This is a predicted structure of a 1497-nucleotide RNA (small-subunit ribosomal RNA) from an uncultured prokaryote.
RNA sequence: AGAGUUUGAUCCUGGCUCAGAACGAACGCUGGCGGCGUGGAUAAGACAUGCAAGUCGAACGGGAAACACGAGUAGCAAUACUGGUUGCUCGAGUGGCGAACGGGUGAGUAACACGUGAGUAACCUGCCCUGAAGUGGGAGAUAGCCCGAGGAAACUCGGAUUAAUAUCCCAUGUGAUCGUAAGAUUAAAGGCGGCGCAAGCUGUCGCUUCAGGAUGGGCUCGCGGCCUAUCAGCUAGUUGGUGAGGUAACGGCUCACCAAGGCUUCGACGGGUAGCUGGUCUGAGAGGAUGAUCAGUCACACUGGAACUGAGACACGGUCCAGACACCUACGGGUGGCAGCAGUCGAGAAUCAUUCGCAAUGGGGGAAACCCUGACGGUGCGACGCCGCGUGGAGGAUGACGGCCCUAGGGUUGUAAACUCCUGUCAUCAGAGAGUAAAGCUUUGCGAUUAAUACCCGUGGGGUUUGAUAGUAUCUGAAGAGGAAGGGACGGCUAACUUCGUGCCAGCAGCCGCGGUAAUACGAAGGUCCCAAGCGUUGUUCGGAAUUACUGGGCGUAAAGAGUGCGUAGGCGGCUAGGUAAGUCAGAUGUGAAAUCCCGGGGCUCAACCUCGGAACUGCAUCCGAUACUACCUGGCUAGAGUAGUGGAGGGGCAUCUGGAAUUCUCGGUGUAGCAGUGAAAUGCGUAGAUAUCGAGAGGAACACUAGUGGCGAAGGCGAGAUGCUGGACACUUACUGACGCUGAGGCACGAAGGCCAGGGUAGCGAAAGGGAUUAGAUACCCCUGUAGUCCUGGCAGUAAACGGUGCACGCUUGGUGUGGGAGGAUUCGACCCCUUCCGUGCCGGAGCUAACGCGUUAAGCGUGCCGCCUGGGGAGUACGGCCGCAAGGCUAAAACUCAAAGAAAUUGACGGGGACCCGCACAAGCGGUGGAGUAUGUGGCUUAAUUCGAUGCAACGCGAAGAACCUUACCUGGGCUUGACAUGCAUCCCUAAAGCGGUGAAAGCCGGGAGCUCUUUGAGCAGUUUGCACAGGUGCUGCAUGGCUGUCGUCAGCUCGUGUCGUGAGAUGUUGGGUUAAGUCCCGCAACGAGCGCAACCCCUGUGAUUAGUUACCAGCGAGUAAAGUCGGGGACUCUAUUCAGACUGCCCAGAUCAACUGGGAGGAAGGUGGGGACGACGUCAAGUCAGUAUGGCCCUUACGCCUAGGGCUGCACACGUACUACAAUGCCCAGCAUAAUGAGACCCAAGACCGCGAGGUGGAGGAAAUCUGCAAAACUGGGCCCAGUUCGGAUUGGAGGCUGCAACUCGCCUCCAUGAAGUCGGAAUCGCUAGUAAUGGCACAUCAGCAACGGUGCCGUGAAUACGUUCCCGGGUCUUGUACACACCGCCCGUCACAUCAUGGAAGCCGGUCGCACCCGAAGUGCAUGCGCUAACUUUCGAGAAGCAGUGCCCUAAGGUGUAGCUGGUAACUGGGAUGAAGUCGUAACAAGGUAGCC
Repeated sequence: AGAGUUUGAUCCUGGCUCAGAACGAACGCUGGCGGCGUGGAUAAGACAUGCAAGUCGAACGGGAAACACGAGUAGCAAUACUGGUUGCUCGAGUGGCGAACGGGUGAGUAACACGUGAGUAACCUGCCCUGAAGUGGGAGAUAGCCCGAGGAAACUCGGAUUAAUAUCCCAUGUGAUCGUAAGAUUAAAGGCGGCGCAAGCUGUCGCUUCAGGAUGGGCUCGCGGCCUAUCAGCUAGUUGGUGAGGUAACGGCUCACCAAGGCUUCGACGGGUAGCUGGUCUGAGAGGAUGAUCAGUCACACUGGAACUGAGACACGGUCCAGACACCUACGGGUGGCAGCAGUCGAGAAUCAUUCGCAAUGGGGGAAACCCUGACGGUGCGACGCCGCGUGGAGGAUGACGGCCCUAGGGUUGUAAACUCCUGUCAUCAGAGAGUAAAGCUUUGCGAUUAAUACCCGUGGGGUUUGAUAGUAUCUGAAGAGGAAGGGACGGCUAACUUCGUGCCAGCAGCCGCGGUAAUACGAAGGUCCCAAGCGUUGUUCGGAAUUACUGGGCGUAAAGAGUGCGUAGGCGGCUAGGUAAGUCAGAUGUGAAAUCCCGGGGCUCAACCUCGGAACUGCAUCCGAUACUACCUGGCUAGAGUAGUGGAGGGGCAUCUGGAAUUCUCGGUGUAGCAGUGAAAUGCGUAGAUAUCGAGAGGAACACUAGUGGCGAAGGCGAGAUGCUGGACACUUACUGACGCUGAGGCACGAAGGCCAGGGUAGCGAAAGGGAUUAGAUACCCCUGUAGUCCUGGCAGUAAACGGUGCACGCUUGGUGUGGGAGGAUUCGACCCCUUCCGUGCCGGAGCUAACGCGUUAAGCGUGCCGCCUGGGGAGUACGGCCGCAAGGCUAAAACUCAAAGAAAUUGACGGGGACCCGCACAAGCGGUGGAGUAUGUGGCUUAAUUCGAUGCAACGCGAAGAACCUUACCUGGGCUUGACAUGCAUCCCUAAAGCGGUGAAAGCCGGGAGCUCUUUGAGCAGUUUGCACAGGUGCUGCAUGGCUGUCGUCAGCUCGUGUCGUGAGAUGUUGGGUUAAGUCCCGCAACGAGCGCAACCCCUGUGAUUAGUUACCAGCGAGUAAAGUCGGGGACUCUAUUCAGACUGCCCAGAUCAACUGGGAGGAAGGUGGGGACGACGUCAAGUCAGUAUGGCCCUUACGCCUAGGGCUGCACACGUACUACAAUGCCCAGCAUAAUGAGACCCAAGACCGCGAGGUGGAGGAAAUCUGCAAAACUGGGCCCAGUUCGGAUUGGAGGCUGCAACUCGCCUCCAUGAAGUCGGAAUCGCUAGUAAUGGCACAUCAGCAACGGUGCCGUGAAUACGUUCCCGGGUCUUGUACACACCGCCCGUCACAUCAUGGAAGCCGGUCGCACCCGAAGUGCAUGCGCUAACUUUCGAGAAGCAGUGCCCUAAGGUGUAGCUGGUAACUGGGAUGAAGUCGUAACAAGGUAGCC
């Protein structure tokens, strides 16, 4: 510090996700040791048991027990008993101090609760310190104890008696309080020691009053720190005053009276949440989150209320009352409060021992010893965290075994192990063994004090005593590598890869995504990587996230400028002078607790940890300064802004009036059969006279042309003319005011169309509605009607894609060119043109900006000020609430849930029922077919034991198959074989083989017997048998694992690269453009210049000529010869065969053209513009076809999915399709005659002449391994017949008789003859081929092959046309351009209803809670006040009583409770609304292309 993820790719926007750190954590797997920390976060739920606050006998009385002392009695004594005194100890009680600290928890609390800084002249403060003064004299009670009574208990009542540092009175008055003063009021307590005969003196601890201090608190104020406006108004003790009461103290704190205030958009009031802080975590910081442990502070103590005591409480282990809960009970009544330490139950993912000790530190009491202390110090449990250590170290290669992989060679685990030599941390055993301890007590010096050699204080010495941790830390010794490693990950992010299993299953997953038979993504294993006594997962926080942007973002199109203006608060604001010093800046002082963090030291062996010092704590307050800027006050200025004057422009607004054209209607005239409407029609109108036309009239609405990216207005918007009223802008003049300005939350006003209310109006148009069409349907598009509405007046509504998708204002920043309004200059007679300038309105462009598109002085540039708005998509501009509205609805505005995207711009393709250009038998023009019939053949389907398999739009279907009766053959049934029908190797057996023979059998096979070759011959080799092992074999699967080959687009003209340039980039350019071509063919132009694969050419055949060569071909001339014949001699002329050449290149001419390419015409030529044909197929597309041609990875079978064999099947037939043949006839058929080919084939072959047969064919065999022999070309032509018919057409089918091939023609061959003589009379929708030697038509040959289902295929020659105006349309293709929401690319994408399932949510009659307000009722305890006739020891007393008080009673307040009512909030609910999600449901086709009616608001 970044990365992954939207796309075919790109850039941007934008969300989601990851890598980091942290935690009081939990869970999974694993677990050696130690140190230091830390541990109930949930139920402030309920709690058994034990402990957590006591102490003082030196305040007091009394009691008990034991010891010491002395006395008495009994006893010789020990001893026992009795009473006494002192000392020591102690239960209970009076009294004092403490119990208000310490410890726990975070429920409540949004508050002066907390933090920080001030104030208190408005206050208190026990114990402590300092100072001053005092401590005199008396009195009456009461607990305890004893007696009695009640009660189960808790406890209570009565009587008698007693003490005090308990209580009370008097005195004194330093002082204090009150008061102007005079004056008045106001205190106390003793205990324990020492000396002394005593009086008394003295010490110490106390006591009282006052003053001061310290400490701790109370109260007040400034500032600071959560969410919510879908909470906007709140408030009656409320705000203030006067008086009184109350308090330690100010105060509506309380009360009476008076006034009507107080708070609030700088967020009152309400709702939700929450203890606050130092700090902690994170972060570069700013921030964000958090408030465990430690520390400060607040609040609370079962829930609610209340006071008492006290220095201090409204009191965690006190009291009273009410309530809930729990316990005891004799049923009458009582008791209790772990949010103290342990511990239990419960709930929970989850949090420990019912431990030791007061040795240390601290606290309470005490004079002290000492006692108490679950504070605290320790130990234990938990890997909960941080830190440290160990599980060994060195050597060790045959690179062992085993595992895993493998290309079978090897590699890897891996120096790892074994093995050798060492070491001894930790753990284990044995021994030694701390520090934390100083005090205290006692004794003894010295000093001080004193009358004192007492005492006390300070400071030394000696003695004595105290350790929970713990026999721990630590040290020493011993033994032995011995006891000690796991977890996660390994597709990318992200370090780390292979094999097997699985087969969209099981599963994984943080995001993207893996898994459908070769998974580095699942599971396992091996290996590797990362951490390590831990490792992962989950949760949470910050970070990354500049993704709330103060630092540090945006708003034309991605989310985002309010529809527009006016204007309040607020924010911001020109030049200049003086003053003030609030902001600002500088210095000083105080404070900012400690701890933490940081820096530097120190202590534990290091570290964690502990500790010392410094710095820091960015803050707050006060004081003294500075005065540039801001602010405030005062004065001035004119550049901003405004006023005034002059002037012209304008569909600016409102009102009234006027006008003509057109539509429609009414009346009248003329006139006759149609009109209207459409793609075509129909509904509709019309013979009752329409349409058309003429005239007259009525009425409403809108204002042609002018008219213009022209004008005006804030926007919406404004268009005939005139008049009136009225707003604004602009130019010029420079007179006046003197900052009067800009923006603008709320607010107010205006605001298209449509809509609503009331009243008018209604010509045309026209939602709804009706009808007609279209259509599968058509609630639409089209047509005919037509109501609201559109118009006017008054009112409401308040929204638009209200758009420049661009808020307003001001300033600055190169230009060009139009246009509207004005002014000036120059010029002119006057203008126009021209120049300058101001204000508007457009286009093009520079810098700059922008993701790009684009914007560009009218900014989206550079700046300033202010406002509005945005923060992923969907849910949703929706629900609920509120406000507005007559309603429709508008404004404001969420959440649950769900997705990993949604989106902007641009790029390349593809596509379009977009455009332009071009081509093709693509259409058109023609010729002939297919589709109808019969047959053949292939396919589908059906059937079957099997009908083997593959090919399936074009580009499968006379295809693989250039030959299925057996074989082929892969299929089925049956019979058999198992190293096999075939290959190689090893071992074994035998010398036997094979051939041949017999039996059985359908054959294969099985059984029987039989029984080699060669050689250097006891043997070896070769071949072979048997047995066994490796293996063979498979037309079994996967063409979606592959190679190779092939089809197709397409013989279409395209497809790319290097360098350069342009662009952030994908990409573009080149390859586009203008011409031209069959062609990306060529030319010209051009930020391109070149190049490659394609095109063309080079190759073959063919058309002309030449050269050379002539046999088997040829025969002109010469000769011979035949019935005839190149038959023969011969020839090399010709044809032909074969070789090598020539020829054609737009080369020449004319015309057009950029005088380029080229095109049109012409000459010559056998051939003319690639002459005709073939081979040749760019980058790629279709996961196209083929594992069954062969090859081949993987998988599968192995007495079978292999092999052999017989028979059957592949030929099966209701049917459907493709491709052909033959026809339907007269351009024909039949008969007869007769002419002329080429390719090619031939030895188990082609076969002549001859003979037999009607014929297929047979007999026979000349010749021929071929320019030598073999084979009839047919149509055509000539002549004859048929005469338009199911025929002399057509030949299917069937019967019979034959022939041929073959082991064998039954299933299932071909051919011949005789007989039979079906359909069919030219073929619906639709569809195919062909542009010249082509179509059409005629025959011939060949491959395969024993034969043949061939009518197929491949070739050959004969005869031999018609037509093309042209490119509008159909199909396919190419180039450019345009749109796109497509990219699996239109066979695309995608919307809504309905149906089903799941989920969350709104409404809803009601039902059930929670919370708070108001009104009323009842009202405990308790303070206060009143009363107090009952009761009372202290004081006074004249003894009567009084003073003072208590009980009781009443009143106010008031907790809980009750009743009623309002609000807020939650749960639930019949039913209901929409929403989201869900591989293959239904209906349509709305959107994306002109999406087939442009889309959208």

The sequence is in RNAcentral, with records from ENA.